[in-house]
RNA sequence: CCCCGAUAAAGGCAAACCCUCCGUGAGGAGGCGACGCAAAGCCACGGAACUUGUCAGGCAUCACAAGACAAGUCAGCCGGGCCACCGAA
Numbered sequence: 001c002c003c004c005g006a007u008a009a010a011g012g013c014a015a016a017c018c019c020u021c022c023g024u025g026a027g028g029a030g031g032c033g034a035c036g037c038a039a040a041g042c043c044a045c046g047g048a049a050c051u052u053g054u055c056a057g058g059c060a061u062c063a064c065a066a067g068a069c070a071a072g073u074c075a076g077c078c079g080g081g082c083c084a085c086c087g088a089a
Stems, first nucleotide, its partner, number of pairs: 004087002012037002018031005035076001041082003045079003049073007
């Protein structure tokens, strides 16, 4: 230094519920609160999942499902990239 990760030490993050605000929505921000986390730090690059819209199709009409495309959400779903505290085996 890399891998690795203790019933170690110091410190860190914060799921769900509830409240306020923002967004058509997925969801986000703050507060409260701890289910958990050794990258639960950062990045939507690939896949998954989810949302909205359009197209196409079907239908007497409308709506729904499956499909294609577009724009998004999600880093606490899995890969990938970048960076990082501690140090027993």

c-di-GMP-I riboswitch aptamer from Deinococcus ruber, 89 nucleotides, folded computationally. It matches the Rfam family "c-di-GMP-I riboswitch aptamer". About the family: GEMM was predicted in a large-scale screen for bacterial structured RNA regulatory elements. Its mean pLDDT, the model's own confidence on a scale to 100, is 84. Lineage of the source: Bacteria > Deinococcota > Deinococci > Deinococcales > Deinococcus. Of the family's consensus pairs, 100% are formed in the model.